The prediction has a mean pLDDT of 84. This is a predicted structure of a 71-nucleotide RNA (transfer RNA) from Patescibacteria group bacterium UBA1370. Rfam family: tRNA. By type it is a transfer RNA.

RNA sequence: AGGGCCGUAGUUCAACGGUAGAAUAGAGGUCUCCAAAACCUUUGAUGGGGGUUCGAUUCCCUCCGGCCCUG
Numbered sequence: 001a002g003g004g005c006c007g008u009a010g011u012u013c014a015a016c017g018g019u020a021g022a023a024u025a026g027a028g029g030u031c032u033c034c035a036a037a038a039c040c041u042u043u044g045a046u047g048g049g050g051g052u053u054c055g056a057u058u059c060c061c062u063c064c065g066g067c068c069c070u071g
């Protein structure tokens, strides 16, 4: 330099173009002599910018970051 894959809660992963979910972690509570476990409630996310569309996590362009391949 060229090519490919990927980027979503703190973490690991989902999500036909139409309400962004789960598990776990965090907070509070129930239970217990206390704690753990279990159960209930709750907080928290689409890498940045632009485009297409009535509507974008999803499609297109560009940039940023990570990994791999070629030279």
Base pairs, nucleotide, nucleotide: 001070002069003068004067005066006065007064010024011023012022013021018054026042027041028040029039030038047063048062049061050060051059